[in-house]
A computed fold for a 268-nucleotide RNA from Baekduia alba, annotated as Bacterial large signal recognition particle RNA.
Rfam family: Bacterial large signal recognition particle RNA. Rfam classes the family as a non-coding RNA gene. Rfam links the family to the GO terms signal recognition particle, plasma membrane targeting and SRP-dependent cotranslational protein targeting to membrane, signal sequence recognition.
Taxonomically the source falls in Baekduia (Bacteria, Actinomycetota, Solirubrobacterales, Baekduiaceae).
The model forms 94% of the base pairs in the Rfam consensus.
Its mean pLDDT, the model's own confidence on a scale to 100, is 75.
Order: sequence, then C1' cells, then structure tokens
RNA sequence: CCGUGCUAGGCGGGGAGGUAGCGGUGCCCUGUCGCUCGCAAUCCGCUCUAGCGAGGCCGAAUCCCCGAUCGAGGGGUGUGGCCAACGGGGUCAGCGCGCCGUGGCGGCGCUGAUGGCCCGGGUCCCGCGCGGCGUCGGCUCGUGAACCAGGUCAGGUCCGGAAGGAAGCAGCCUUAAGCGAUCACCGGCGGGCGCAGCGGGAGCUCCCGGGUCGGAGCCGCCCUCCGGCGUAGCGCCCGGGGACCGCAUCUCGAUUUCGGGUGCACGG
Repeated sequence: CCGUGCUAGGCGGGGAGGUAGCGGUGCCCUGUCGCUCGCAAUCCGCUCUAGCGAGGCCGAAUCCCCGAUCGAGGGGUGUGGCCAACGGGGUCAGCGCGCCGUGGCGGCGCUGAUGGCCCGGGUCCCGCGCGGCGUCGGCUCGUGAACCAGGUCAGGUCCGGAAGGAAGCAGCCUUAAGCGAUCACCGGCGGGCGCAGCGGGAGCUCCCGGGUCGGAGCCGCCCUCCGGCGUAGCGCCCGGGGACCGCAUCUCGAUUUCGGGUGCACGG
C1' cells in the first nucleotide's frame, strides 16, 4: 500500500416554549432530502456519557470527531416613528348639531291683522232626565202531591128491610210550595257606561264663536350664502400606552467554506 472481517461512531440540525435539568412528541426556521415501527402536553423517556424499546443499513472517512469562518432564523434590552383603546382641557382658527336674525316661497288680512275689553259655549264638579248594560222580582210556558190539596171517584167497604145515603183507594183532570225555561212586556236596584237633553256651581289657564275699541300686521315651510348665540359629537391641545415598522447592541444559531484528528484482527 492492497484485500477480507469487525469495532467506536453515524443514519439531520437549530430557535422559542416547557422542565430542577436533559432529550423527545407538538409550534417555528433551515435544507447535502435524511432508515422503519411503538410511546407521548393536566405528556413520554431519562439523570450530567441525560429519549427509551424492537428491527435494518453504512462504517474508519465526501460521510465520524474537533476548531475557525459565513450567516437563514429565533430571543433579550434600549431608542425613534405611526395608528388605536382610555383620561383631561378648551370654544381659539375648521366641521357637525340646535335656536334666532337676515333671505326666499306660500297663505290670511282695510269686506279689518296682532292686541285690549265684554258676552256665550267648550273645559271641570254636583244633581236630574233619557238610553244602554247587569241583576232581582212579576207576567208567560213546562214540570210538579203514595197519605197528611181540590174535583170526579170504577171496583170494594160501611149504614139501611128497601128506596137510597156516607166516607173514599187506584185511575183521570186541576192546582200550591218548589224546580226549570224565556228575556217579548212591566217594576225595583246598581255602575270605572253613553248623551248635540235639563238645572246649579267653579274657573278665566287653554280652545271656539259673537259684539265692541283701534288701525297693519299675522301664520306656515325651507334653510344654499351671510351674521349672532349656545353645544364637547369630531377636529385641536395636554397626557396615556397596546399592536405594527425602523435603528443600535447583546445572545443562541441551521447551513456554507477551510484546517486538523480518529482504530482492531488476519492474509498478500
């Protein structure tokens, strides 16, 4: 140096989170794409040589180990910007909203507006009347008495010598109390009822009508522009601090590149 068979080792790594700590499942990143099966977030397996169990492959180097380098991405701290929630201030210059003026349109008005005075009515209270409703009674109809209601009383009973008479059950007819129906009519009573009815009172607040005085205004709608007043719903000012973006710094770091290191046995 070559060949054969083995062994250490390897068959992805990292960040945050979680944990006493380590690794894994789950989330995220990376990319030379890289064994299989079982376990597992109120979780699974372990203990500084820190996943465990079963099986498979590669195997001392492009592949294993160490150092440096590049740096995707993650995390911490500080700082700046911008936009929210929220708190306070103030009408000052902008909007919004409300009222008034001005303005515009329409209507009424010298056949008399607003207003003053008088009268009446509405309004409110009390009584009556009428109506309606409810309830009770009467009227009407039906039903309704083993005997103690009435009439007629077969049969039977009693009195009588007889003629005849007496009481009277069942049946039939009628009726009282009671029960029920009907509200057409009559009467009594009642009310959170109605009324263009009648009478009395209160009141002058409001509405309507009439008369009178007097002599020119009154009402409704729209607000584009302009002016005034008010109002914190925005804008504005002062705070406030959650998300997002940028910068600086610290830290971990996949990956890339470079350098170095690491066996055993047998045969030639």